[in-house]
RNA sequence: CAAGUAAAUCGGGUGGCCGCUUCCUUUCGCUCUGUGCGAUAGGGAGAGGAAAGUCCGGGCUCCACCGGGCAGGGUGCUGGGUAACGCCCAGGAGGGGUGACCCUACGGAAAGCGCCACAGAAACUACACCGUCCUUCAGCCGAAGGACAAGGGUGAAAUGGUGAGGUAAGAGCUCACCAGCGGCCGGGUGACCGGUCGGCUGGGCAAACCCCACCAGGAGCAAGACCGAAUAGGAGGACGAGAGGGCUGCCCGGCCUGUCCUCGGGUUGGUCGCUCGAUCCCGAUGGCAACAUCGGGACUAGAUAGAUGGUCACCGUCCCGAUUUUUUUUGGGAUACAGAACCCGGCUUACAGAUUUACUUGGUCG
RNA sequence: UGGGGUGUGGCCAAGCGGUAAGGCGCCUGACUCUGGAUCAGGAGAUCGAAGGUUCGAAUCCUUCCGCCCCAGCCA
Numbered sequence: 001c002a003a004g005u006a007a008a009u010c011g012g013g014u015g016g017c018c019g020c021u022u023c024c025u026u027u028c029g030c031u032c033u034g035u036g037c038g039a040u041a042g043g044g045a046g047a048g049g050a051a052a053g054u055c056c057g058g059g060c061u062c063c064a065c066c067g068g069g070c071a072g073g074g075u076g077c078u079g080g081g082u083a084a085c086g087c088c089c090a091g092g093a094g095g096g097g098u099g100a101c102c103c104u105a106c107g108g109a110a111a112g113c114g115c116c117a118c119a120g121a122a123a124c125u126a127c128a129c130c131g132u133c134c135u136u137c138a139g140c141c142g143a144a145g146g147a148c149a150a151g152g153g154u155g156a157a158a159u160g161g162u163g164a165g166g167u168a169a170g171a172g173c174u175c176a177c178c179a180g181c182g183g184c185c186g187g188g189u190g191a192c193c194g195g196u197c198g199g200c201u202g203g204g205c206a207a208a209c210c211c212c213a214c215c216a217g218g219a220g221c222a223a224g225a226c227c228g229a230a231u232a233g234g235a236g237g238a239c240g241a242g243a244g245g246g247c248u249g250c251c252c253g254g255c256c257u258g259u260c261c262u263c264g265g266g267u268u269g270g271u272c273g274c275u276c277g278a279u280c281c282c283g284a285u286g287g288c289a290a291c292a293u294c295g296g297g298a299c300u301a302g303a304u305a306g307a308u309g310g311u312c313a314c315c316g317u318c319c320c321g322a323u324u325u326u327u328u329u330u331g332g333g334a335u336a337c338a339g340a341a342c343c344c345g346g347c348u349u350a351c352a353g354a355u356u357u358a359c360u361u362g363g364u365c366g
Numbered sequence: 367u368g369g370g371g372u373g374u375g376g377c378c379a380a381g382c383g384g385u386a387a388g389g390c391g392c393c394u395g396a397c398u399c400u401g402g403a404u405c406a407g408g409a410g411a412u413c414g415a416a417g418g419u420u421c422g423a424a425u426c427c428u429u430c431c432g433c434c435c436c437a438g439c440c441a
Base pairs, nucleotide, nucleotide: 001362002361003360004359005358006357007356008355009354010353012315013314014313015312016311017310018309020046021045022044023043024042025041027039028038029037030036048337052348053347055346056345057344058343059342060220061219062218063217067252068251069250070249071248073215074214075213076212077091078090079089080088081087092106093104094103095102096101107211108210112209114205115204116203129152130151131148132147133146134145135144136143137142160178161177162176163175164174165173179201180200181198182197183196184195185194186193187192224272225271226270227269234263235262236261237260238259239258243257244256245255265440266439267438279298280297281296282295283294284293285292286291316335317334318333319332320331321330322329367437368436369435370434371433372432373431376390377389378388384421392408393407394406395405396404414430415429416428417427418426
C1' cells in the first nucleotide's frame, strides 16, 4: 500500500424568524375556593439505534385462590450468567476458510411404530439380473444341481474401507492400518478427550409419530380503578338442583352465584394507571467472560387522533462538471432507514455515509 | 395499540413429503348461412419472497412481505 476478519462508536452542526406538547414562575379575567379553567409574559425539557416486526422472555393489572391428573404446547451438546428467556458468555464436537476468524434445530434410530417414489435381485433381515467357481450330463456349445457376493449394473443411499495373505472361487475367513461400536483404565464439574482390549461391523429419516430430560394457569394498559353525563335498568333465549363462572379440550377436588348468550338503548367527557427504573454515567473489587457487589454522581418526552415541525442563511460529508501544474476557486446534486403511545431484557429485519481499535494474508521499501 | 386469520394459472379452488387435479374464462379446429350451445384439441402456475431440513418441499421449520377480520365505555 492492497485485500480482508472481529469489535465498538456516530449517524449532521450553528444562528435568526414563525409554530407545537409539557412543567415551573409573574400578572389579569372567569368561577366561587380546587392551589380549578382561560389568556399573557419569562424560563426549563422535548424520539431511536432500531422507537419497526410483534418473534421470545419478564415486570405490572385483572380473572375468588390457581389445587391435581390426562391430552395438547415449547425447549433440546456441556457448564455458567440472569428477574426470565428460544437471549448472552465460556468450553466440547462437527463443518468451512491459506489465515485472522466464521457457521451449526448439535439428545435418542441397539424401546416401539411408520416412510424410503422411480429404478433395482434386494431399501432391512430378506435376497441374486449379469457374473465367478465346483460337480454331473460330459469333446465343445449348452443344460441341471450346488458354493459365493469379490467385480459389473440400479439408485440419493446397497450390508465397514484400503492393502496383503488365504481359497475351487470367495468372504473379517485371517492379519496390518483407518472408521465405528462395546468393555476396562486414566484425565476433566461436564459435554468429551487419551490409552488399551475385543473381529463385535447393527442403512437413512425424529424441522414423521414417538421416547427421554426440563419448562409453562389464562388474558392483556382498549389490562384495571374512580368521578361525571345520558338512556327504555328494555326485549328474546338457555338452565333449573342443575346450570354458569376459573378465556385450548376433558376429568377430579374445592369455591362463588341469578348466571350466561343475542338484540336493542345511551355516551364518544375527565382523573389515576403514566413514567424513578432489573434506570443511566464514572470508578474500584471479584470473575477468562457474560455478569455480580460496593462507592460517588445524574433525573433524561409523556401526547390521547396523537406535540417533537416549517423556512432562511452559513458550515460539514459524499458524488458529478468547469478552472488550475498542484493548492485552490466555482456551479449543480445528494445527505439514509425511519416517528415514542404501560415499561423493561433480548432476537430479527431496514439503514446514505463516516470514524476508531486489535488482528490476518499478500506485495514493496529501509 | 392489542389479538386472530389467510396467500396455489385471469377468477374460484383440490392437493398437506414422490412429475400441481377440477370448474369458469382464453386460443385453435369441427358443426352452422352467421352467432350461441355442443364436440375435439391446446396454451397458461419459479404454489407470496428468501434461507434451511430431506435423496426429494406447494406440503415440514425459520425470517420477511401483502391482504382481510375482531376488540372503547355505561346500564